[in-house]
């Protein structure tokens, strides 16, 4: 230097934004209520901020979990045309520091680029 291989989905969560819900500020048609009046207050509606707003919805791990399932090894047990099949147990499926930068979604993000670059 290279090549294979290092199992797959689904649920969570760590973590993330801000499209919708909600909540907090402004404003504004109408009501209703105070005031002499100007004005103040509350309130369905409508609009605008705002995530440095705990949520809810949503996104969400290769180096998080946990369930099924899949592989491959071992054995049992039944079938049987003797090639072979069914249908349980049990055991293995390790190791694993990591940028800058770019991407999509509404937006970010431990999501994709990526077990990448690079490092031991």
């Nucleotide at each position: 230097g290279g090549a294979c291989a290092a199992c797959g989905u689904u649920u969570c969560u760590a973590g993330g934004g801000u499209u919708c819900c909600g909540g907090c500020c402004c404003c504004u048609c109408g009501c209703a209520u105070u005031u002499c009046a100007g004005g103040g207050u509350g309130u369905u509606g409508g609009g605008g901020g705002u995530g440095u707003c705990u949520g809810g919805u949503c996104c969400g791990a290769g180096a998080g979990a946990a369930a099924c399932g899949c592989g491959c090894c071992g054995g049992a047990g039944c079938c049987c045309a003797c090639g072979g099949g069914c249908u349980g147990c049990g055991g293995c499926g390790g190791c694993a520091c990591g940028g800058a930068g770019g991407g999509a979604u509404a937006a970010a993000a431990g999501c994709c680029c990526g077990g990448g670059a690079g490092a031991c």